[in-house]
Context: one part of a larger RNA
RNA sequence: UUGGGCGUAAAGGGCGAGUAGGCGGUUUGUUAAGUCAGGUGUGAAAUUUCAGGGCUCGACCCUGAAACUGCGCUUGAAACUGGCAGGCUAGAGGACAGGAGAGGGAAGUGGAAUUCCCGGUGUAGCGGUGAAAUGCGUAGAUAUCGGGAGGAACACCAGUGGCGAAGGCGGCUUCCUGGACUGUACCUGACGCUGAUGAGCGAAAGCUGGGGGAGCAAACAGGAUUAGAUACCCUGGUAGUCCCAGCUGUAAACGAUGAGUGCUAGGUGUGGGGGGCGACAAUCCUCCGUGCCGCAGUUAACGCAAUAAGCACUCCGCCUGGGGAGUACGGCCGCAAGGCUAAAACUC
Numbered sequence: 001u002u003g004g005g006c007g008u009a010a011a012g013g014g015c016g017a018g019u020a021g022g023c024g025g026u027u028u029g030u031u032a033a034g035u036c037a038g039g040u041g042u043g044a045a046a047u048u049u050c051a052g053g054g055c056u057c058g059a060c061c062c063u064g065a066a067a068c069u070g071c072g073c074u075u076g077a078a079a080c081u082g083g084c085a086g087g088c089u090a091g092a093g094g095a096c097a098g099g100a101g102a103g104g105g106a107a108g109u110g111g112a113a114u115u116c117c118c119g120g121u122g123u124a125g126c127g128g129u130g131a132a133a134u135g136c137g138u139a140g141a142u143a144u145c146g147g148g149a150g151g152a153a154c155a156c157c158a159g160u161g162g163c164g165a166a167g168g169c170g171g172c173u174u175c176c177u178g179g180a181c182u183g184u185a186c187c188u189g190a191c192g193c194u195g196a197u198g199a200g201c202g203a204a205a206g207c208u209g210g211g212g213g214a215g216c217a218a219a220c221a222g223g224a225u226u227a228g229a230u231a232c233c234c235u236g237g238u239a240g241u242c243c244c245a246g247c248u249g250u251a252a253a254c255g256a257u258g259a260g261u262g263c264u265a266g267g268u269g270u271g272g273g274g275g276g277c278g279a280c281a282a283u284c285c286u287c288c289g290u291g292c293c294g295c296a297g298u299u300a301a302c303g304c305a306a307u308a309a310g311c312a313c314u315c316c317g318c319c320u321g322g323g324g325a326g327u328a329c330g331g332c333c334g335c336a337a338g339g340c341u342a343a344a345a346c347u348c
Base pairs, nucleotide, nucleotide: 004319005318006317007302008301012316014201015200021194022193023192025088026087027086028085029084030083031082033081034080035077036076037075038074039073040072041071042070048066049065050064051063052062053061054060091191092188093187094186095184096183097182098181103177104176105175106174107173108172109171110154115149116148117147118146119145120144121143125136126135162169163168206247207246208245209244210243211242215241216240220236221235222234223233258315259314260313261312262311263310266293267292268291269290270289271288272287273286274285275284276283297304298303321348322347323346330341331340332339333338
């Protein structure tokens, strides 16, 4: 490479928009590049296959035929693919009418709680643990009442509820703004799907500069525990956690399951719409989402099962024994930490 694979055995890119490329609905005409057929030229010899022959046989050699599955030219065919021209509306998009949502960005604002400060009441303890101690407290703590400051997070509602491509998003109000869904079937008329490279987004931690700092808390200190205890427990506590600007670009970035389209029993919850009957209930039909159970089928099994891991097609990514190693070297990126790409010797 052929082939086989990627939920858990090795293997789905963290995620979307999208370039090249690959693939692409229905119909008419045309073309003849692909495709198919005929003819013709070429496809050296040796080799190969078959038949016959020559060395005593054989290997070997000779003769003849076939083959050389290919390419060029030419004459045709027109179903399929492609090209060109025209049409269509079931894909896609738009318009109009609706309702839902922690989708994003900015500004403002609210209450509870913790801590600290001031004042009142009040007195000997508080705190903490398995038990203690370190710690705090007669310079008046803890408790309690009133006032103030400041930062961070938003109890209940809250839900295998919702929204988002993923990361993720949760008090309330306003402004700006993205997407999805339903209904009508008015418009466009294949405008579609996927997507190497490149560019963008991307939790936490970390980094640079500037702010902020209540609580929590790596590091660190002390107290315990213990044979020891560089831990688990306790008392403290700095980076950090928060904001602004910039960087980093990773994760069990997980559904460990790439995206799109079509098809293939049912049952039962739940979220957002629409329609029929009706009474606003109940019920039936339908579209989109999100769960559970389950048939066929599938799977090594577990399980999956219209949200497929079933049946198919298109496109991308990836895998090929374990260790060495996601390492070395080189290159690119980064302020650094490091990231991306990515071996071999050797060994089992």
RNAcentral holds the full RNA, with entries from Greengenes and SILVA. Predicted 3D model of a 348-nucleotide part of an RNA (small-subunit ribosomal RNA, central domain) from an uncultured bacterium. Rfam family: Bacterial small subunit ribosomal RNA.